[in-house]
Parts: sequence; C1' cells; structure tokens
RNA sequence: GGGGCCGUAGCUCAGUAGGGAGAGCGUCUCGUUCGCAAUGAGAAGGUCAGGGGUUCGAUUCCCCUUGGCUCCA
Repeated sequence: GGGGCCGUAGCUCAGUAGGGAGAGCGUCUCGUUCGCAAUGAGAAGGUCAGGGGUUCGAUUCCCCUUGGCUCCA
C1' cells in the first nucleotide's frame, strides 16, 4: 500500500429484503426478610464510531474518514 470482517446501553452481544432501538449481566428504587443473600416489580441509562449522499423515511443502502482484528505484499 491492497483485500476481508468488525465498531449498537457501564460490560457481553442480538437486530434488519429500509418504518417499534432491544436482551442478559450490572446500577438505582420499592416489596418479601430481624438483616444479608436470593427472588418479584419498576426505573434510569443510546449522537447505533464520525461526516456526507440516496429516500417520504437510514442502525440497515452508497461514498469518504477513523479505530480494532485478520490475510496478502
């Protein structure tokens, strides 16, 4: 320098032939308990890596940039 894959909640990840942003764990509140653990209910938490384009509408499609892994040179 070139090819491929990946970047989504604090962590691990799912998601899609374009239209509701989600799960588990974690955090907080409340209940059960003498208390803890465990368990039940509820809540907070996201510029979907960044920018631009297409579209009525983009996490999803196209382009560029950027970070990580990997292969070739």
The prediction has a mean pLDDT of 83. A computed fold for a 73-nucleotide RNA from a Rhodospirillales bacterium, annotated as transfer RNA. NCBI's taxonomy places the organism under Bacteria, Pseudomonadati, Pseudomonadota, Alphaproteobacteria, Rhodospirillales. The sequence was found in a public genome assembly.